[in-house]
């Protein structure tokens, strides 16, 4: 770097070092000498992997024999020890295509859906 899935309005920083950037690109808007990036250190969101308990009328197998016990899957709930990832501002806004409201209007603007372009998992290649 390539493919599919899934999420993205929640929610969470201090401290060393360093010394002019940064928020993906581009405009815009902002953050930044009252210290950016980057890296170290310690903290902490949050539940994708993983694991764990707890619940179920779902749904599948096996036992066992009249609704019982185990087991997988699937939904809900909750835990976080492990492996990522996160810890300014909605992904910081936007751009395309439909739909809708509003308007005289196919404009301008607001919402709603999609897509797209990004991040972040997780499985493939």
């Nucleotide at each position: 770097g390539c493919c599919a899935c899934a999420u993205c309005a929640a929610g969470a920083g201090g401290g060393g070092u360093g010394g002019a950037g940064g928020g993906a690109c581009u405009g815009g808007c902002c953050c930044g000498u009252a210290g950016a990036a980057a890296c170290c250190c310690c903290g902490g969101c949050a539940a994708c992997c993983c694991c764990c308990u707890c619940g179920g009328u779902a749904u599948c197998c096996a036992g066992g024999a009249u609704u019982c016990u185990g087991g997988g899957u699937c939904c809900g709930a909750g835990g976080a020890a492990g492996g990522u990832g996160c810890c300014a501002a909605a992904u910081c806004c936007a751009u395309c295509a439909g739909g809708u409201c509003c308007g005289c209007g196919a404009a301008a603007g607001g919402c709603c859906u999609g897509a797209a372009a990004g991040a972040u998992g997780u499985g493939g290649g």

A computed fold for a 125-nucleotide RNA from a Solirubrobacterales bacterium, annotated as SAM riboswitch aptamer (S box leader). Taxonomically the source falls in Solirubrobacterales (Bacteria, Bacillati, Actinomycetota, Thermoleophilia). The coordinates come from a structure-prediction model, not an experiment, and the mean pLDDT is 82.